[in-house]
RNA sequence: GCAGUAAAUCGGCUUGUCGCUUUUUGUUUUUCAAAAAGAGGAAAGUCCGGGCAACACAGAGCGCCGCACUUCCUAACGGGAAGUUGUUCGUAAGGACAAAGCAACGUAACAGAAAAUAACCGCCUUAUUCGUAAGGUAAGGGUGAAAAGGCGAGGUAAGAGCUCACCGUUUUUGUGGCGACACAAAAAGCUGUACGGCUUGCGGGUUGCAAGGCCAUGUAUACCGACGCGGUAGGGUUGCUCGCCCGAUGUCGGGGGGUAGGCCGCUUGAGUUCCGGUGCGAACCGGAAUCCAGAUAAAUGACAGGCAUUCGGAAGAAUACAAAACCCGGCUUACAGAUUUACUGCUUUU
Numbered sequence: 001g002c003a004g005u006a007a008a009u010c011g012g013c014u015u016g017u018c019g020c021u022u023u024u025u026g027u028u029u030u031u032c033a034a035a036a037a038g039a040g041g042a043a044a045g046u047c048c049g050g051g052c053a054a055c056a057c058a059g060a061g062c063g064c065c066g067c068a069c070u071u072c073c074u075a076a077c078g079g080g081a082a083g084u085u086g087u088u089c090g091u092a093a094g095g096a097c098a099a100a101g102c103a104a105c106g107u108a109a110c111a112g113a114a115a116a117u118a119a120c121c122g123c124c125u126u127a128u129u130c131g132u133a134a135g136g137u138a139a140g141g142g143u144g145a146a147a148a149g150g151c152g153a154g155g156u157a158a159g160a161g162c163u164c165a166c167c168g169u170u171u172u173u174g175u176g177g178c179g180a181c182a183c184a185a186a187a188a189g190c191u192g193u194a195c196g197g198c199u200u201g202c203g204g205g206u207u208g209c210a211a212g213g214c215c216a217u218g219u220a221u222a223c224c225g226a227c228g229c230g231g232u233a234g235g236g237u238u239g240c241u242c243g244c245c246c247g248a249u250g251u252c253g254g255g256g257g258g259u260a261g262g263c264c265g266c267u268u269g270a271g272u273u274c275c276g277g278u279g280c281g282a283a284c285c286g287g288a289a290u291c292c293a294g295a296u297a298a299a300u301g302a303c304a305g306g307c308a309u310u311c312g313g314a315a316g317a318a319u320a321c322a323a324a325a326c327c328c329g330g331c332u333u334a335c336a337g338a339u340u341u342a343c344u345g346c347u348u349u350u
Stems, first nucleotide, its partner, number of pairs: 001346010012307007020038007040321001044332002047330005052208004064204005069083005084099006100199002105196004120141002122137006149167002152164003168190001169188008212264004221256001223254005234246004271290008308319004
């Protein structure tokens, strides 16, 4: 110098004019004026967890759903940190993925002789009427996702952990580690593998701020009162008549629920920024300072000048992804360009 890996940060700047939302102050209550503040690292996807709210809920068990190496962090999590083991990608720095258990119960399609008390071919022994029959054998062939620890030597009729060395596995002991586990030694000849709707442990009530609460114009109106009509019309009781009971339509007032609309919830909170300390780290503890959008069909914009960057011969053009909607902690995804730190490979010079 080039190419990369890991982590972190920024992600256009500035001036003027005119507008928008909120708050405060002053006038004033129609409003007007001034000042201050006004999108993000992901505000996104709405995937996971929590706060908050309403509803539900004696206690226990079964079922259902989710998670699953270890130790920590956290309000909580399927999140994070530091590690363990295995597989895999990369020359490397590094990256990605996976992980409870098989005691009981259950499954292993097709192919294959056989999927677990292995004999189809082959090999060997014996018998033989030479066609075969009986037996031994897991070294070889073939099937399959998976075939009875691997490999070599000895051994044998042929073979076989049958025996031995090495490797692997299991058990025991020791050492190190909080632990997952690692290392070492000894012993065992080594009663399969992959799993599950099975077992074990832990967690989980439902719905989401359109939650939920409050105020309430107009219109209509349950109910009540006054006036008026008139105890009239009408209705009930009854086979009919009487009797008894109820009783309008109107005007005014009160009044409950409740639509439009408005207010609260709503932004002081697991807050933010610094400093110090503990810890490898996630994170935690202490102190100081500070208040930093709160809109509701949804404000945060438009125009002009200068600078920066990129493209272009120039004129000039363009400015990454994307924009709050109750609030937090994460995850995932998108992102032009710029910067910093540590490290790796190649190369040049010294």